A computed fold for a 137-nucleotide RNA from an uncultured Actinomycetes bacterium, annotated as c-di-AMP riboswitch aptamer (ydaO/yuaA leader).

[in-house]
């Protein structure tokens, strides 16, 4: 002075997955609210023969080529993240491009109705231009 690795704490990403009150009780569970976010769900509109070649929901995660008997693998892509004062733009750089669910059934949709607040990680490069803090003199 590097470079990997494990734990912790602050802080930070993804993500709707957060905060605040009571109540039990040995650090968890319930309840309620605000805040978000999903689903069903009318006139009108839109949609015209489809209803097993079913169909449809959440989510960025669709859609195409190559191998290959399949199972998959690989390269690509529409789409998305992230790079620390906070927002934005460009540029560069780094990723991600899944999984699930309903259950024969649902375009949109005011009133109404229902349901969720899990989970899973770890950037510190270089610049513009705006506005506010903060600390110092």
């Nucleotide at each position: 002075c590097u470079g990997a690795c494990c734990g912790g704490u602050u802080c930070g990403c993804c993500u709707a997955a957060u905060c605040u009150c009571g109540g039990a009780c040995c650090u968890u569970c319930c309840g309620a609210g605000a805040a978000u976010c999903g689903g069903g769900g009318a006139c009108c509109c839109a949609g015209g023969u489809a209803u097993u070649u079913g169909g449809g929901g959440u989510g960025a995660a669709u859609c195409g080529g190559u191998c290959g008997c399949a199972a998959g693998a690989c390269c690509g892509u529409a789409g998305g993240g992230c790079c620390a004062c906070c927002u934005u733009c460009c540029c560069a750089g780094c990723c991600c491009g899944a999984a699930c669910c309903c259950g024969u059934c649902a375009g949109c949709u005011c009133a109404c109705c229902c349901g969720g607040u899990c989970g899973g990680c770890g950037u510190a490069a270089a610049g513009a231009c705006g506005a506010g803090g903060a600390a110092g003199a």
Model confidence (mean pLDDT): 76 of 100. Rfam family: c-di-AMP riboswitch aptamer (ydaO/yuaA leader). Gene Ontology terms of the family: cyclic-di-AMP binding and regulation of gene expression.